[in-house]
Context: one part of a larger RNA
RNA sequence: ACGAACGCUGGCGGCAGGCUUAACACAUGCAAGUCGAACGAGAAGCCGGACUUCGGUCUGGUGGACAGUGGCGGACGGGUGAGUAACGCGUGGGUACUUGCCUCCCAGUACGGGACAACCUUGGGAAACCGGGGCUAAUACCGUAUAUACCGACCUUGGUGGUUCUUGGUCGGGAAAGAUUUAUCGCUGGGAGAUAGACCCGCGUCCGAUUAGCUAGUUGGUGUGGUAAAGGCGCACCAAGGCAUCGAUCGGUAGCUGGUUUGAGAGGAUGAUCAGCCACACUGGGACUGAGACACGGCCCAGACUCCUACGGGAGGCAGCAGUGGGGAAUAUUGGACAAUGGGCGCAAGCCUGAUCCAGCCAUGCCGCGUGAGUGAAGAAGGCCCUAGGGUUGUAAAACUCUUUCACCGAUGAAGAUAAUGACUAAGGUUAAUAACCUUGAGUCUUGACGUUAACUGCACAAGAAGCACCGGCUAACUCCGUGCCAGCAGCCGCGGUAAUACGGGGGGUGCAAGCGUUAAUC
Numbered sequence: 001a002c003g004a005a006c007g008c009u010g011g012c013g014g015c016a017g018g019c020u021u022a023a024c025a026c027a028u029g030c031a032a033g034u035c036g037a038a039c040g041a042g043a044a045g046c047c048g049g050a051c052u053u054c055g056g057u058c059u060g061g062u063g064g065a066c067a068g069u070g071g072c073g074g075a076c077g078g079g080u081g082a083g084u085a086a087c088g089c090g091u092g093g094g095u096a097c098u099u100g101c102c103u104c105c106c107a108g109u110a111c112g113g114g115a116c117a118a119c120c121u122u123g124g125g126a127a128a129c130c131g132g133g134g135c136u137a138a139u140a141c142c143g144u145a146u147a148u149a150c151c152g153a154c155c156u157u158g159g160u161g162g163u164u165c166u167u168g169g170u171c172g173g174g175a176a177a178g179a180u181u182u183a184u185c186g187c188u189g190g191g192a193g194a195u196a197g198a199c200c201c202g203c204g205u206c207c208g209a210u211u212a213g214c215u216a217g218u219u220g221g222u223g224u225g226g227u228a229a230a231g232g233c234g235c236a237c238c239a240a241g242g243c244a245u246c247g248a249u250c251g252g253u254a255g256c257u258g259g260u261u262u263g264a265g266a267g268g269a270u271g272a273u274c275a276g277c278c279a280c281a282c283u284g285g286g287a288c289u290g291a292g293a294c295a296c297g298g299c300c301c302a303g304a305c306u307c308c309u310a311c312g313g314g315a316g317g318c319a320g321c322a323g324u325g326g327g328g329a330a331u332a333u334u335g336g337a338c339a340a341u342g343g344g345c346g347c348a349a350g351c352c353u354g355a356u357c358c359a360g361c362c363a364u365g366c367c368g369c370g371u372g373a374g375u376g377a378a379g380a381a382g383g384c385c386c387u388a389g390g391g392u393u394g395u396a397a398a399a400c401u402c403u404u405u406c407a408c409c410g411a412u413g414a415a416g417a418u419a420a421u422g423a424c425u426a427a428g429g430u431u432a433a434u435a436a437c438c439u440u441g442a443g444u445c446u447u448g449a450c451g452u453u454a455a456c457u458g459c460a461c462a463a464g465a466a467g468c469a470c471c472g473g474c475u476a477a478c479u480c481c482g483u484g485c486c487a488g489c490a491g492c493c494g495c496g497g498u499a500a501u502a503c504g505g506g507g508g509g510u511g512c513a514a515g516c517g518u519u520a521a522u523c
Stems, first nucleotide, its partner, number of pairs: 004519005011369006017362002019327001024325003028322003033072003038069002045062007079280003088205008097197002102193008110144004119134006150173006158165001178185003206252003213243003218240008255277004259270004282303005305316004333359001335358003341355001342353004372402004382393004406464001409458002412455001416450001422445003425441005467512005472493003478507005488495002
């Protein structure tokens, strides 16, 4: 010093921390949705109308659930450290590249078309689900037009050591979507920025030589393909190279860093919590979609395991938060709330959010406080020792006088919200407009999980609150009894065989203290 554990003990609070082992297997619930201001359809309920055999039937409006098409988000956030000795990480550079949403600038948003879900109907299946026929909308899909700027080819001007940059021209190619409260939100092409990423390089990054040679896409070139992009990244051909005792290759171990810990430092050890990067998501492989994945709660294939089955076939993946079994010396609640911060969607209201904020459990750690204070010698009683005189426990107790922290009980009661959003309102902008809308501002109203909050105040009573280890030397602290090389102690030296300061108990003492000891690994 500790993510600790074990033994004994245990009053309160603040702040932190809490599966280091089986990347073992998982019951159950929740953890990613949202938009009706993209679209068609529309249940229950409510308000009517017509008919009625009083059971209801048909129908109009309102309403908006559950699904469906479509958009954005499910690539973030959260978990784990298995793999990885590597451009993985750290640090310093580089470019042949991409970047949804966001900001700024330029230009546009024209004309058409055919489907598919939902729905209706029908069939198959135990189920999961699947098939046939018919109808339909769109910001879904497709075609045409236009596009100086954009992309490609060719010609051309100017510059450069050069890949290349640049001026002008010709040819070819390629866009769009609407919605509503009519002013906004969108959509398309191009340029710039911001943000985020991709790739390349120098240097640094554990142990073993009882591992000395390794390598054929291997090393380089030409061409071609591929990628957002350089490149043996892939392929064809050509050459025979490339790495290595300055440790290649092979084997073992390991996520890396900021940091943490120790130390005067140099250095050593370490990489929990928090932060950055990387890798993984039952095991192995693969691509699809997309700005972004080769995708934890998406898809396909194979495998192991578990479950359902009508035996034909299907379903699943907690290394998310809780929780269970197992393993282990050992590690918590199947809690509350979206009030705040942040994220997704939405014009917004809002919805979702086991991120987060809080609460619960645990002396696991650090820090703070308390368990009372003053007076009090008859040095009480009791205990222990004794040379029997006394000594010691010991001002300790009792007794008297005070105080009331904290805990308990009762009242008052912040800050986290001068929040944000919304409603009303003023000014400016916009406009035909004193409607609406946008921007800025003032006031008012509304919103708190924690929470029986913190804090403050009142009542009551010393009242509810001390243990653990040690006492031979190292090392602070000594005597009596028991035991008799026995029982036992022990970190080292060593104690114990009849007076043991070393074993066990009593008394006394020493050290720490809500802790004290022991153990493990580390400096």
Annotation
Small-subunit ribosomal RNA, 5' domain from an uncultured prokaryote, 523 nucleotides, folded computationally. The prediction has a mean pLDDT of 83. Its Rfam family is "Bacterial small subunit ribosomal RNA". The RNAcentral record of the full RNA draws on ENA.